[in-house]
This record gives sequence, C1' cells and structure tokens, in this order.
RNA sequence: CUCUUAUCCAGAGCGGCAAAGGGACAGGCCCUGUGAAGCCCGGCAACCUUCAUUUUUCAUGAAAAAGGUGCUAAUUCCUGAAGAUUCAUUUCUGAAGAUAAGAG
Repeated sequence: CUCUUAUCCAGAGCGGCAAAGGGACAGGCCCUGUGAAGCCCGGCAACCUUCAUUUUUCAUGAAAAAGGUGCUAAUUCCUGAAGAUUCAUUUCUGAAGAUAAGAG
C1' cells in the first nucleotide's frame, strides 16, 4: 500500500512544555493568543488482551491489574459517487474516511 471482517448519535483535563495553526480531501460551517499543531502527564473506551461459563468453535458475562493499539470540540461537525423514499433541501442504505484484527 491492497484485500477481508467489525465498529463509528456513548465516553474522556479549568494540568505542564510550546508558540500558529487546526477540524483527512472539496464545498460549507466552525475551533484557536480566554493559546492551534506537536510533546509529556492525566483520562476514556474495551478492538487485540485476561478471567469465568461452554467439549472445541461460536456465544455470553466480568475485569482493565500486565501488555499492543485507539481516542480525548461539534454524530465521522455537515454534505459529497450511487440507490430507494418523502410535500421537502425528509428519511434510510451507502460512497468516502478513521480505527482495530487478520491476510497478501
């Protein structure tokens, strides 16, 4: 990087360093010197994980103590190719994206 599967309306700091940007992309709309990105610490969650039940798989329940990730403004901030639906610019699926696990 590509493919497969699962998830994405919940949750999480009035901390330290640092200085101007950030929210994938495009359009919109926002956040930001009342301090962006990044780093550290803290936190959240429970994908891998651990434990119990189960003959095994599957599944269900519990834990977060150890380890690998992830996340910590706004639904994935909203819309986005395509289909269905609605009086509708409505709703649903989905595309795209992100994350995890596995495979190449």
The prediction has a mean pLDDT of 81.
Predicted 3D model of a 104-nucleotide RNA (SAM riboswitch aptamer (S box leader)) from Mesobacillus subterraneus.
The source organism's lineage runs through Bacteria, Bacillati, Bacilli, Bacillaceae and Mesobacillus.